[in-house]
RNA sequence: GGCAGGGUAGCUCAGUUGGUUAGAGCACGGGACUCAUAAGCCCGAGGUCGUGGGUUCAAUCCCCACCCCUGCUA
Numbered sequence: 001g002g003c004a005g006g007g008u009a010g011c012u013c014a015g016u017u018g019g020u021u022a023g024a025g026c027a028c029g030g031g032a033c034u035c036a037u038a039a040g041c042c043c044g045a046g047g048u049c050g051u052g053g054g055u056u057c058a059a060u061c062c063c064c065a066c067c068c069c070u071g072c073u074a
Stems, first nucleotide, its partner, number of pairs: 001073007010026004019057001028044004050066005
């Protein structure tokens, strides 16, 4: 350099033939329980869906460019 996959919550990931809520687990905060702690239980907060443009009534999803990560290859 070329090809392929990926970038969504603090971390690991799901998601959708484009449409009325953007989710799970862990972590975090609170509550209840306990003599106390942990585990388990209940509740909660947390997201410019990599960046910029385009298509569309509407984009996390489609198109283009760029940035970053991983693998393969020369």

Predicted 3D model of a 74-nucleotide RNA (transfer RNA) from a Candidatus Buchananbacteria bacterium.
The coordinates come from a structure-prediction model, not an experiment, and the mean pLDDT is 81.
Its Rfam family is "tRNA". Rfam classes the family as a transfer RNA.